Model confidence (mean pLDDT): 81 of 100.
A computed fold for a 77-nucleotide RNA from a Verrucomicrobiota bacterium, annotated as transfer RNA.
The sequence is in RNAcentral, with records from ENA.

């Protein structure tokens, strides 16, 4: 120094191939239903999709920059 993957809600991940309302689990908070827990049900909160930048009517999804992590090569020892 060179590839290749990866970065989306508090945690784990899925959408990227095919640009068109940002979702699942798990976790939180409120009622239910129990003497209480635990547990089970309904409903809800929580996202500058890693940042900036362009294309485009429209970008998590394309492009080009930076950053962060894994891995692989190489170099030197």
């Nucleotide at each position: 120094c060179g590839g290749a993957c990866c970065g989306u809600a508090g945690c784990g991940c899925a959408g990227u191939c095919u640009g068109g309302u940002a979702g699942c689990g798990c976790g939180c908070c409120a009622c239910a239903c129990u003497g209480g827990g635990g547990g089970u049900g309904u409903g809800g909160a929580g996202g500058u999709c890693g940042c900036g930048a362009g294309u485009u009517c429209g970008a998590a999804c394309c492009u080009c920059g930076c950053c962060g992590g894994u891995c692989c090569g190489a170099c030197c020892a």
Notes: Rfam family: tRNA. The family's RNA type in Rfam is transfer RNA.